The RNA shown here (SAM riboswitch aptamer (S box leader)) has 102 nucleotides and comes from Alkalicoccus saliphilus. Taxonomically the source falls in Alkalicoccus (Bacteria, Bacillati, Caryophanales, Bacillaceae). The sequence was found by an Rfam model in a public genome assembly. Its Rfam family is "SAM riboswitch aptamer (S box leader)". Its family is annotated with regulation of gene expression in the Gene Ontology. The coordinates come from a structure-prediction model, not an experiment, and the mean pLDDT is 83.
RNA sequence: CAUUUAUCCAGAGUGGAUGAGAGAUCUGGCUCGACGACUCCACGGCAACCUGCCUGUGCAAGGUGCCCCUUCCAGCAAAGCAGAAGCUUUGAGUGAUGAAUG
Repeated sequence: CAUUUAUCCAGAGUGGAUGAGAGAUCUGGCUCGACGACUCCACGGCAACCUGCCUGUGCAAGGUGCCCCUUCCAGCAAAGCAGAAGCUUUGAGUGAUGAAUG
């Protein structure tokens, strides 16, 4: 990197450095941000998958991962409601993470 597969409304922040945008991409909305966001480092924490103990649906924290907002929400399709604007549900799509294979 590709393929397959599972999950994604739960959970978990302080300090230091830096200094302007950030929440993957485009559009719209919303949110975070000079009371310092994002990113990086240290420490701390969480427990999704693998793993270990083990048979509670628990404990551990070794590997990967994660620690504003549901993958922040919508966009596409179907169904329902509505006079309409629009709303709700389900699915798809996109993305992320794990595991397996190449």